[in-house]
RNAcentral holds the sequence, with entries from ENA. A computed fold for a 1535-nucleotide RNA from an uncultured bacterium, annotated as small-subunit ribosomal RNA.
């Protein structure tokens, strides 16, 4: 920042953007520095190397520059044999090998860090001092021989040296013993001197020298010099041990301990100790977390973070541990020893089977694992290490160089100029825009590249020679030092670096572009393929897939994964909550613990401050400085904890003395369904006995089940029995909660009011624990009126194991004992103090006044309501706070898996308590707000009902729809709002469908090019079904300019005509891509602005409220005041008057006239007819009513409260209808899905369904006579009249473009007559024949007529539909569409012409207002649960099968150690010797003691037939819990 919503605020998860790595993988890849580089199998390793070294410890040996001597001769060679620097190097000796180099498996621990101790220790080899170093002895290897083995080896004989070894002597010291003397400590206790006794040492080697000694030339026994040796004291240094804090997760691990804890003695160790042993006592550890279990080297750092913290411990340094597994111990200063050793054990190799070897967690390197992680490299030149006097040799430490974008730094892949805005690619409204100054031209540089030349530091303080001083020494040997000069030495490397030359030459990917996040368009595909880190994209116009193109970002890297921190205040110390969201324990008491009035003293533990001291370097931070810069390295300087001494004295603490407000008591009242026991009452109900009485009762929405003639119910009376206690009675009272109600006693708790004796802080809270704790439910005994789970049994019902009834067991009641849970709620823990008020109502007590009381004031405690600050997310809460503050406990930390598994603790059971995880989901959730709905409420409407009157649903026919059929029945409308709807006219046509046949710039329109111009046009013949094809005859034309013989001709233009191309054409497809237009709600009365005010906000207010209306109509009120859209009204029609005007209308009155007639003259009066005005507005009177708005009555009036009807449709709602009316985007079809024709279909028909005609009859039907309309329409028309026809119609023919004539007789009515209840003289369908007319043409498939024919049907079942007065009902008449009609329909017109409305309980619709809401796609909605499928995890589960691990035994390697004896031995004693003693060697026994076995817990993992329940999955199945009063309110315990 995104994400729960219609939308709002809070909670609260998930999620992302930042940074970081030893990283993996994808795609790309030019250069250099500096760094890193097996995170996995402590898996196994083949081959090389990784620790040697002194010859100045020692003896043999061999090699040998040189160089003596002899011989043989061929006199310059060969032979023997000595000297002999100097090399090598086996072996005895001496150092080092315990360091350097790896690795983290084991440790959770004194292992590491800190800070300390050691008066409880050890240091090889350095330093500094001191003291010594005499004199002896046996020996073993090497070697040689002999012998065993295949080897590895290895035995036995015999020779030898030494700094190897062993005695002796000497004793500065030094250990040990015993006395004394000083001096010091925090305890034990120490250091320092003194004397006395025991013990205890040494090795020489190299150089040089003769001045003393000795032989006397020179040498060494003797000097000297340096290294070495021994003894001790100090030091340094390098370790040992030891203690105080700190160090990870589980308590679903609560007890653990027998050498444990301690003390004595003995042993042991460098050294303290239970380190060990004997032997005493019984301790020791633990809620401050022991044990145990899982995990893990630890740190200096490293990441990240404002910071506190959080994750980590790779490279570097420290420190610990380990070396194929486990054990053990030698040697040595130093080890229980990585490249030693023995013993077991896995496992490899060799092998002659007997036996032997052998350990890369050193460098490289090989095999496996694994996403993954190098080179069998160069040198010791530098640096460090080992031996060595030195030279030097040895060194996979190391110094480097290979390899790899791993990772950080640093550079380039050019730079300027350059508009014809090139080609060319994208896109396009076709105008253009864009990649774009980008490129290409030109003009330059030259980093880096390539090739040439030069050429480094690192290396001199080391080593070697030489000189010079100085020291040792007798000394010009020798040696030590200081210092001049002078050579050699380089692994990288001919590298950095410097320079010449050449040329833009060689050097750019990569990932995004829906929001979060910078970057947008085309195509492609169409819930497919695919994307995604969250919300989500994709179902024909995807900025989200895929590709291009153009943007964005970084850049030799850039995406993706993966882990860690952040953000996350989402574990909250800084820095969070718990009424309702997740969260207060059901409640007291109360130990541990925490916390804790008021005043004085004192201490210094916290605490603050000063200095000292530690806090390794490295790194971080600052300030410098070296690589051209950075990286990278160098130098300097600060930060941090933690000790130690001193020092303040406010607060906390400890500690003494005090007080009295907190706490308690005591004294004086008063109230109370506070607990326990035991006794008493009535009223009711129910059973029983008797009486009266008769046929019923009881239930219910209606029954019935049941009870009742065996006498019920009802009524009197009497009796039994148990449980509960009406009025009182109250948002009263009492109790810690749960609870508690009838009187009376007996006990008993507590609170509350006044007093101020009394104690002195004696408080608060409270894990654990303890005790209480509604019902239900368990167990023993009683006890059971009524009610009442389970159960029967009626009914309801689709079903009814429910909801009503009719009965009834456990229960409910007691009395003990368990159980321990509730929505145990105030969903609010305990306590203490502050912080406006009003106003009930319970205890109690003062005050004023007063004779007293009430009233009223004031205070205290309990319990309500309001409301203010404040506080809340809002509701709300508000002194009884959820407000402001302290203290203490509980408790939470996404939803769902789940309060569930498994363990444990209780419990007789049921069951509580305690509580996870796989796994899955992006929510879930809380207050509020608009709307919607509700088998919620209030108020109001409407032919809604209801009151009537006709109807429709049966009948036969039309006509439309479904459906079936079909080549084709052409599309389309579909609840109300589709179905006599588009269609106000399908025989062809219409026509969109099918069959066939045909056409192809086209039936129609625009351009262009060309070609034609005896061309358009015309159409004869043939051919066909038509269309179309073929195409004779005949046959024109227009404008300009030019030339002209004036006949005309040429030229370009135009018209038409062909060709070709661009288009045309489409009732093809999306009404869910639109526009328009329409239809519904609804002619309902509503729907919204703008300012203002509320509210964190969606929103609210206005629009609601009271009264009125048809109406949001008008009035009053009101934090609102104004507006607009709707209503009305302004237009039409129509109903009264008056005026104008008067033909073709009209005729009163003159006249004429006719069988009759406004027929004619005339009139203008009347009817109309078409213009204009008037009329009606609650004006007026009365009452209601608020003195309003307005109702209701009345007057007058043709007409009265909008007269009547029409037109007139607010926001908006249906993704409604309609691409086939129209117009259109966007796909599609171009010799067909265009065009034209001919037949055919849209008119089939088992069936359904709606709309309607005619009927079923006498209020009728047939005859017959007879009267009154109106709105219309009429020239390809309407047609009078007359004849002809039974008629439908023909023939002929006046009038009429019309208030003139016609069409046109209006019918129902009225008057006579017939018919007599019947399938009829009803009905009128259906069939035959004959006919009329239309129209090319009536076969599919037209009206009509006439004459037969004469079906169903006798008033229509659920059910459903119109209508409120000139209405319904009926009766007829005209028009549009039309050649003609399937019209009985539509749309007008006018004749006769009614009933009823109590009224607003119900059904439907709607409007306000409220309420509830789990709904918002809004009730046709949401959502539960079983079952059934498929798939995930998990839990149980006969067993079975690995690992840890105790515990007990059996066995017992190697070793240390104890001990033996009959073995056995050079040095030393003792002895002439033999031999013996010391002292070892080996071997034997004993303790310990690893692996190993055998038994037995217990912890954890694999698997496992079956069995359980959970999650998840577009369209299963069965119901219909829940959300509205959810249709039985709904939940919580419990059976």
């Nucleotide at each position: 920042a995104g994400u729960u919503u219609g939308a709002u605020c809070c909670u609260g998860g998930c999620u992302c953007a930042g940074g970081a790595c030893g990283a993996a993988c994808g795609c790309u890849g030019g250069c250099g520095g500096c760094g890193u580089g097996c995170u996995u199998a402590a898996c196994a390793c083949a081959u090389g190397c990784a620790a040697g070294u002194c010859g100045a410890a020692c003896g043999a040996g061999a090699c040998g520059a040189u160089u003596g001597a002899a011989a043989g001769c061929u006199u310059g060679c060969u032979u023997u044999u000595g000297a002999a620097a100097g090399u090598c190097g086996a072996g005895u000796g001496g150092c080092a090998a315990a360091c350097g180099g790896g690795u983290g498996a084991g440790u959770a621990a004194c292992g590491c860090g800190u800070a300390g101790a050691c008066a409880a220790c050890c240091u090889g080899c350095c330093g500094u001092a001191a003291a010594g170093a005499u004199g002896g002895g046996g020996a073993c290897a090497a070697c040689a021989g002999u012998c065993c083995g295949a080897a590895a080896g290895g035995a036995c004989u015999g020779c030898u040296a030494a700094u190897a070894c062993c005695g002796a002597a000497u004793g500065u010291u030094g250990u040990g013993g015993a006395a004394c003397u000083u001096c010091c400590g925090c305890a034990u206790g120490g250091g320092a001197g003194c004397u006395c006794c025991a013990c205890u040492a040494a090795a020489g080697a190299u150089g040089g020298c003769c001045u003393c000694u000795a032989c006397u030339u020179g040498u060494a026994a003797g000097c000297u010099a340096u290294c070495g040796c021994u003894u001790u004291a100090c030091g340094a240094u390098g370790g040992g041990u030891c203690u105080g804090c700190g160090u990870c997760u589980g308590a679903u691990u609560a007890g653990c301990u027998a050498g444990u804890u301690g003390g004595u003695g003995g042993g042991g160790u460098a050294a303290c100790g239970g380190c060990u042993u004997a032997c005493c006592a019984a301790g020791g550890c633990g809620a401050c977390g022991a044990u145990c279990a899982g995990u893990a080297g630890c740190c200096g750092g490293u990441c990240u973070g404002a910071g506190a913290g959080g994750a980590u411990g790779a490279a570097c340094g420290g420190c610990c541990a380990c070396a194929u597994u486990g054990g053990a111990a030698c040697u040595g200063a130093g080890a229980c020893a990585c490249g030693g050793u023995c013993c077991a054990g896995a496992c490899u190799c060799c092998u002659a089977c007997g036996g032997g070897a052998g350990g890369c967690a050193g460098c490289a390197g090989u095999g496996g694992g694994g996403a993954a992680u190098c080179u069998u490299c160069c040198g010791c030149a530098a640096u460090g290490g080992g031996c060595g006097c030195a030279a030097g040799c040895c060194u996979g430490a190391c110094g480097g160089a290979g390899c790899a974008a791993c990772g950080c730094c640093g550079c380039g892949u050019g730079a300027g100029u350059g508009a014809a805005g090139a080609a060319g690619g994208g896109u396009u409204u076709c105008g253009a825009c864009u990649c774009g100054u980008a490129a290409a031209g030109c003009u330059c540089u030259g980093u880096u590249g390539u090739c040439g030349g030069g050429g480094a530091c690192g290396a001199a303080u080391g080593u070697c020679a030489g000189g010079a001083c100085u020291c040792a020494a007798a000394a010009u040997a020798u040696g030590g030092g200081u210092u001049c000069u002078g050579a050699a030495u380089g692994a990288c490397g001919g590298u950095a670096c410097c320079u010449g030359a050449c040329g833009a030459g060689g050097a750019a990917g990569c990932c995004a572009c829906g929001g979060c996040u910078a970057a947008c368009u085309a195509c492609g595909u169409g819930c497919c393929a695919g994307c995604a880190g969250c919300c989500g994209c994709g179902g024909u116009a995807a900025u989200a897939c895929g590709u291009a193109g153009g943007u964005g970002g970084c850049g030799a890297g850039c995406g993706u994964u993966g882990u860690c921190c952040g953000g996350a205040a989402u574990u909250a110390u800084u820095g969070g909550g718990c009424g309702u969201a997740a969260a207060g324990g059901g409640a007291g008491c109360g130990c541990a613990g925490g916390c804790g009035g008021g005043a004085g003293g004192u201490c210094a533990a916290g605490u603050c401050u000063a200095u000292c001291u530690u806090a390794a370097a490295a790194g971080u931070g600052c300030g410098g400085g070296g690589c051209u810069c950075a990286a990278c390295c160098c130098c300097g300087u600060g930060a941090g904890g933690g000790g130690a001494u001193g020092g303040a004295a406010a607060c906390u603490g400890g500690u003494c003395u005090u007080c009295u407000u907190g706490a308690g008591u005591g004294c004086a009242g008063g109230a109370g369904a506070g607990g326990a026991a035991a006794g008493c009452g009535g009223a009711a109900u129910u059973c029983c006995u008797a009486g009266u009485g008769u046929a019923g009762c009881g239930g219910u929405g209606a029954a019935a089940u049941g009870c009742g003639u065996a006498g019920a119910u009802a009524u009197u009376a009497g009796g039994a029995g148990g449980a509960a206690c009406a009025c009182c009675a109250g948002u009263g009272g009492c109790g810690a909660a749960g609870g508690c109600g009838g009187c009376u006693u007996u006990c008993u708790g507590g609170a509350c009011u006044g007093u101020a004796a009394c104690u002195g802080a004696c408080g608060c809270u409270g894990a654990g624990g303890c005790u209480c704790g509604a019902a239900a439910g368990c167990g023993u005994g009683g006890g059971g009126a009524g009610c009442g789970a389970a159960c029967a049994g009626g009914a309801u019902u689709a079903g009814a194991u429910a909801c009503c009834c009719u009965g009834g067991u456990a229960g409910u009641c007691c009395a003990c004992g368990c159980c321990g849970u509730a929505a145990a709620c105030g969903a609010u823990g305990a306590a203490u103090g502050c912080u406006a008020g009003g106003u009930g109502u319970a205890g109690g007590a003062g005050g004023u006044a007063u004779c007293g009381a009430c009233c009223c004031c004031u205070c205290c405690u309990g319990u309500g309501c309001c409301g203010g600050a404040g506080u809340u997310a809002a509701c709300g809460c508000a002194a009884u706070a959820a407000g402001c503050a302290u203290u203490c406990c509980g408790c939470c930390u996404g939803g769902g898996g789940a309060g569930u598994a498994c363990g444990g603790c209780c419990g007789c059971a049921a069951g509580g308590c305690u509580g996870a995880a796989a796994c899955u989901c992006a929510a879930a959730g809380g207050a509020a707000u608009u709307g919607a709905c509700g088998g919620g409420g209030g108020c109001c409407c409407g032919c809604a009902c209801a009151a009537g009157c006709g109807g429709u649903g049966g009948a036969g026919c039309a006509c439309g729809u479904g459906g079936u059929u079909u080549a084709a029945u052409u599309c389309g409308a579909u609840g109300c709002a589709a179905a006599c709807c588009g269609a106000a006219g399908a025989a062809c046509c219409u026509u969109a469908c099918c069959u066939a046949g045909g056409u192809u710039u086209g039936a129609c329109a625009u351009g262009u090019a060309c070609g034609u111009g005896g061309u358009a046009c015309g159409g004869a013949u043939c051919u066909g079904a038509a269309a179309g094809g073929u195409g004779a005859a005949g046959g024109a034309c227009u404008g300009u300019a030019c030339c002209u013989u004036c006949g005309g001709g040429u030229a370009c233009a135009g018209a038409g005509c062909g060709u070709a191309c661009a288009c045309a054409g489409g009732u093809g497809c999306u009404g869910c891509a639109u526009g328009g237009c329409u239809g519904u709600c609804g002619u309902c009365a509503g729907c919204u602005c703008g300012u203002g005010u509320c509210g964190u906000g969606a929103g609210a207010u206005g629009u609601u409220g009271g009264g009125u209306u048809a109406a949001g109509u008008c009035c009053c009120g009101c934090g609102a005041c104004g507006a607009g859209c709707g209503c009305a009204a302004c237009c039409c029609c129509u109903g009264c008057a008056u005026c104008c005007a008067g033909u073709u209308a009209c005729c009163a009155g003159c006249g004429a006239g006719u069988a009759g007639a406004g027929u004619c003259g005339g009139g203008g009066a009347c009817u109309c007819u078409g213009g204009a005005u008037g009329g009606a507005c609650u004006g007026c009177c009365a009452g209601c009513g608020a003195c309003a708005a307005g109702c209701u009555g009345g007057a007058g009036g043709a007409a009265g409260g909008u007269g009547g009807g029409g037109a007139c449709g607010a926001c908006g709602u249906c993704a409604a209808g309609u691409c086939a009316u129209c117009a259109u985007g966007g796909c599609c079809c171009u010799u067909a899905u265009g065009c034209c024709u001919a037949g055919g279909g849209c008119g089939a028909c088992a069936c359904a369904c709606g709309u309607g005609c005619u009927a079923c009859a006498a209020u009728g039907g047939c005859c017959g006579a007879u009267a009154c309309a109106g709105c219309g329409g009429g020239a390809a028309g309407c047609a009078a009249g007359c004849c002809u026809g039974c008629g439908a119609a023909g023939g002929c023919a006046a009038g009429c473009a019309g208030a003139u004539c016609c069409c046109a007789c209006a019918a129902a009515g009225u008057c006579g007559g017939u018919c007599u209840c019947a399938g009829u003289u009803c009905g009128g369908a259906u069939u035959g024949u004959a006919g009329u007319c239309u129209g090319c043409a009536a076969c599919u498939c037209g009206a009509c007529u006439a004459c037969a024919u004469g079906a169903a049907g006798g008033a229509g079942g659920a059910a459903u539909c119109g209508c409120u007065a000139g209405u319904a009902a009926u009766c007829g008449c005209g028009g549009a569409u039309c050649a003609g009609c399937c019209a009985a329909g539509c749309c007008g017109c006018g004749g006769u012409g009614a009933a009823u409305c109590c009224g607003u309980u119900c059904c439907c619709g709607g409007g306000c207002c409220u309420u509830g809401u789990a709904c918002a796609c809004a009730c046709c909605g949401c959502c539960c649960g079983u079952c059934a499928c498929a798939c995930c995890a998990c839990c149980c589960g006969a067993g079975u099968u690995g690992g840890g691990u105790g515990c007990a035994c059996c066995c017992g390697a190697a070793g240390c150690u104890g001990g033996a004896g009959g073995c056995u031995u050079a040095a030393c004693c003792a002895g002439c010797a033999a031999u013996g003693g010391a002292a070892g060697g080996a071997u034997c026994c004993g303790u310990c003691g690893a692996a190993g076995g055998u038994g037995u817990g217990u912890c954890u993992g694999g698997u496992g037939a079956g069995g359980g329940g959970g999650g998840u999955g577009a369209a299963g199945u069965c119901g219909u819990a829940a959300c509205a009063a959810g249709g039985u309110a709904a939940c919580c315990g419990u059976a």